[in-house]
Molecule: transfer RNA
Organism: Candidatus Dormiibacterota bacterium
RNA sequence: GCCCCGCUAGCUCAGGGGAAGAGCAACUGCCUUCUAAGCAGUGGGUCGGGGGUUCGAAUCCCUCGCGGGGCA
Numbered sequence: 001g002c003c004c005c006g007c008u009a010g011c012u013c014a015g016g017g018g019a020a021g022a023g024c025a026a027c028u029g030c031c032u033u034c035u036a037a038g039c040a041g042u043g044g045g046u047c048g049g050g051g052g053u054u055c056g057a058a059u060c061c062c063u064c065g066c067g068g069g070g071c072a
Stems, first nucleotide, its partner, number of pairs: 001071007010024004018055001026042005048064005
């Protein structure tokens, strides 16, 4: 230098056009003499940045950044 993959909640990851979810973690309540475990609930997201397409973009296209891999 070229090619490929990834970037979404505090963490690990789903979701690949109709507008974002799970598990764990956090918090609250129940239970328990207390803690843990268990059960129920709550909050938490400019979907890496910018631009474009579209009635509508996390999703498709372009570009940049970061991480990983391959070739030279």